This is a predicted structure of a 75-nucleotide RNA (transfer RNA) from Candidatus Hodarchaeum mangrovi. Its mean pLDDT, the model's own confidence on a scale to 100, is 81. The RNAcentral record of the sequence draws on ENA.
RNA sequence: GGGUUCGUGGUCUAGUUUGGCUAGGAUCCGCGCCUGGGGCGCGCGAGCCCGGGGGUUCAAAUCCCCUCGAACCCA
Numbered sequence: 001g002g003g004u005u006c007g008u009g010g011u012c013u014a015g016u017u018u019g020g021c022u023a024g025g026a027u028c029c030g031c032g033c034c035u036g037g038g039g040c041g042c043g044c045g046a047g048c049c050c051g052g053g054g055g056u057u058c059a060a061a062u063c064c065c066c067u068c069g070a071a072c073c074c075a
Base pairs, nucleotide, nucleotide: 001074002073003072004071005070006069007068010027011026012025013024020058029045030044031043032042033041051067052066053065054064055063
């Protein structure tokens, strides 16, 4: 230098195929219920708007372009 894959809450991850419920789950955290107390369990809540920017579209995490980072392959 060329190519492939990946990037989504504090952490791990689904969703991308075929654009359409202002993004689902686990864990962590806060509150409550439960208990003699605690743990477990149960309920509620907070926390991402999708690595960044631009474009297409009525509508973009999803499609297109540029760019940043990581891993791997080729040279």